This is a predicted structure of a 374-nucleotide RNA (Bacterial RNase P class A) from a Deltaproteobacteria bacterium. The coordinates come from a structure-prediction model, not an experiment, and the mean pLDDT is 76.
RNA sequence: GGAGAAGAUCAGAUGAUCGCGGGCGGAUUUUUAUCCGCCGGAGGAAAGUCCGAGCUCCACAGGGCAGGAUGGUCGCUAACGGCGACUGGGGGCAACCCUAAGGAAAGUGCCACAGAAAAUAUACCGCCCCGCAUUUGCGAGGUAAGGGUGAAAUGGCGAGGUAAGAGCUCACCGCUUUUCCGGCGACGGAAAAGGCAUGGUAAACCCCAUCCGGAGCAAGACCAAAUAGGAGAACGUUUAAGGGCGGCCCGCCUGAUGUUCUCGGGUAGCGUCGCUUGAGGCGGCAGGCAACUGCCGUCCCAGAUGAAUGAUCAUCGUUGCGCCGAGGGUAACCGAAGCGCAAAACAGAACUCGGCUUACGAUCUUCUCUCGCG
Numbered sequence: 001g002g003a004g005a006a007g008a009u010c011a012g013a014u015g016a017u018c019g020c021g022g023g024c025g026g027a028u029u030u031u032u033a034u035c036c037g038c039c040g041g042a043g044g045a046a047a048g049u050c051c052g053a054g055c056u057c058c059a060c061a062g063g064g065c066a067g068g069a070u071g072g073u074c075g076c077u078a079a080c081g082g083c084g085a086c087u088g089g090g091g092g093c094a095a096c097c098c099u100a101a102g103g104a105a106a107g108u109g110c111c112a113c114a115g116a117a118a119a120u121a122u123a124c125c126g127c128c129c130c131g132c133a134u135u136u137g138c139g140a141g142g143u144a145a146g147g148g149u150g151a152a153a154u155g156g157c158g159a160g161g162u163a164a165g166a167g168c169u170c171a172c173c174g175c176u177u178u179u180c181c182g183g184c185g186a187c188g189g190a191a192a193a194g195g196c197a198u199g200g201u202a203a204a205c206c207c208c209a210u211c212c213g214g215a216g217c218a219a220g221a222c223c224a225a226a227u228a229g230g231a232g233a234a235c236g237u238u239u240a241a242g243g244g245c246g247g248c249c250c251g252c253c254u255g256a257u258g259u260u261c262u263c264g265g266g267u268a269g270c271g272u273c274g275c276u277u278g279a280g281g282c283g284g285c286a287g288g289c290a291a292c293u294g295c296c297g298u299c300c301c302a303g304a305u306g307a308a309u310g311a312u313c314a315u316c317g318u319u320g321c322g323c324c325g326a327g328g329g330u331a332a333c334c335g336a337a338g339c340g341c342a343a344a345a346c347a348g349a350a351c352u353c354g355g356c357u358u359a360c361g362a363u364c365u366u367c368u369c370u371c372g373c374g
Base pairs, nucleotide, nucleotide: 001370002369003368004367005366006365007364008363009362010361012316013315014314015313016312017311018310020041022039023038024037025036026035027034028033043346047357048356050355051354052353053352054351055216056215057214058213062250063249064248065247067212068211069210070209071208072086073085074084075083076082087101088099089098090097091096102207103206107205108204109201110200111199124147125146126143127142128141130139131138132137155173156172158170159169160168174196175194176193177192178191179190180189181188182187220273221272222271223269230263231262232261233260234259235258242254243253244252280299281298282297283296284295285294286293287292318343319342320341321340322339323338327334328333
């Protein structure tokens, strides 16, 4: 100098003029409203609406079936399908990254094409032996080591052995079983015995383990306003029809002139609350490998409702390009300050929070590989 990997921070600052919304205080005003002062006023993703919750309502949300979600181990958390550490497997030279990672001996299904044969599965080419024939060949037997096909072909490699071969035999690796050691555990290591194998796929159905009421701030509560408390139907009187908002069943509750359904009519403010003090932010100390937890201190940091948080100017800052060039250096080259021009990404709260995913500008830190110089 080049190519990469992981992480962190910021998301311009200050001033002036004008303008908008909220809170608090004051003044004027019958009220409505108006004015003054002070304090605050979009994100790190506010996006997606993919998960989880707080909160609200369904009288309670009890049991079961069906359905759905998750899936290595141990921790964190209010919880999660999230996060951290570790283990197994995979990718990369490496720093590091990915993982949908329980069960194929409970059962069912699938493995196209090619190939002889794709799972109770074979002999296409080939090799060996015997018989006949002899240029090429034919018949019968043995074989699965070599070749072919394929993503995958009856464990792998080497040696011996054999007519040629084969775990046929042996050593090593792999696999199974047992024991010991390390670890909370997943798992790892070692030893011994056994010739041991009839493949893969569960992000196919399925089995196993764990978990799961529903709907959602357009939830919901209240005030105001208005009407025709209209018409009809069904069932029923605690031996109960109907109703009780994911589906079904059971249970339970409600139900005494009741409940439900259908049709028709009227009213609804640009109303108030919910609406922002929180599983909150920041700082310090302690514990923990970490995620995170505890204690102490400190701060209040948007609440709009057709939707505020803005506009203009100036200076500074950041980045890019160019000019110039103090200084360093043998040289190549590096290069502060100064000047000029230009640029400034993704993108706007709407009940709140914890995650994940996606979009994107600048700076900084650490690490890996490689090239060159000293």
The organism belongs to Myxococcia, within Bacteria. It matches the Rfam family "Bacterial RNase P class A". From the family's description: Ribonuclease P (RNase P) is a ubiquitous endoribonuclease, found in archaea, bacteria and eukarya as well as chloroplasts and mitochondria.